A computed fold for a 79-nucleotide RNA from Desulfuromonas sp., annotated as c-di-GMP-I riboswitch aptamer. Its mean pLDDT, the model's own confidence on a scale to 100, is 82.
């Protein structure tokens, strides 16, 4: 110094709920709160789940990165 790893400290993020605005909806933005997080950072690529349209879905358009896999990047530092 790098990889694996995750004790400590600093800093970081923010489930649920409440309020605001947007959306038919799943949900999203902002503020408060804080369950939790070592990628709970990034992007919907694959799968999953959910929503809308449709007589119907194996179709179409969407939502979710705090469901999983894979990809890219990253702070600090003992054993």
């Nucleotide at each position: 110094a790098a990889c694996c790893c995750g004790a400590a400290a600093a800093g970081c993020c923010a489930g649920u709920c409440c309020u605001u605005u947007c959306g038919u909806g799943a949900g999203a933005u902002a503020g408060g709160u804080g369950c939790g997080g070592a990628a709970a950072g990034c992007g919907g690529c694959g799968g999953g789940u959910c929503u809308u349209c449709u007589g119907g879905a194996c179709g179409a358009a969407g939502a979710u990165g705090g469901c999983c896999g894979a990809g890219c990047u990253a702070c600090c530092g003992a054993a």
Rfam family: c-di-GMP-I riboswitch aptamer. From the family's description: GEMM was predicted in a large-scale screen for bacterial structured RNA regulatory elements.